Model confidence (mean pLDDT): 84 of 100. Predicted 3D model of a 71-nucleotide RNA (transfer RNA) from Candidatus Zambryskibacteria bacterium RIFOXYC1_FULL_39_10. It matches the Rfam family "tRNA". Its family is annotated with triplet codon-amino acid adaptor activity in the Gene Ontology. Rfam classes the family as a transfer RNA.

Order: sequence, then C1' cells, then structure tokens
RNA sequence: GCCCCUUUAGUUUAGUGGCAAAACAGUGGUAUCGUAAACCACGAACAUCAGUUCGAUUCUGAUAGGGGGCU
Repeated sequence: GCCCCUUUAGUUUAGUGGCAAAACAGUGGUAUCGUAAACCACGAACAUCAGUUCGAUUCUGAUAGGGGGCU
C1' cells in the first nucleotide's frame, strides 16, 4: 500500500426491513434476628456521517476503532 471480517446496555451475546431481546452486573424492594443465596421491580445500548426505502440495528457507500491476510 491492497483485500477481508467485525462494531448493539458496564460485560457476554441474540435480533435476515415494521414495538430493540436475554444473561450476568448495577439500583430499589420483599423475606431473615442478621448476612449471603432466593424472589419482585426499575434504569441503561444499535460507532459516526450520508444514500436507498413509506419505513433502516438490518441494505449500500465513506470515515473511525478493533482483528486478520497478502506484498
């Protein structure tokens, strides 16, 4: 220098164009003489900018971060 893959919550992952899902973690509560475990509830995310579309996390392009391959 060229090519490919990837980016969703604090973390690990789902989600093949129509309401963003779960686990762990966090916060509050129930219960207990008390703590942990358990149970209930709550908050929290689609890397950025454009394009296509009635409608984009999803499709296309560029940029940025991460990973890999070739020279």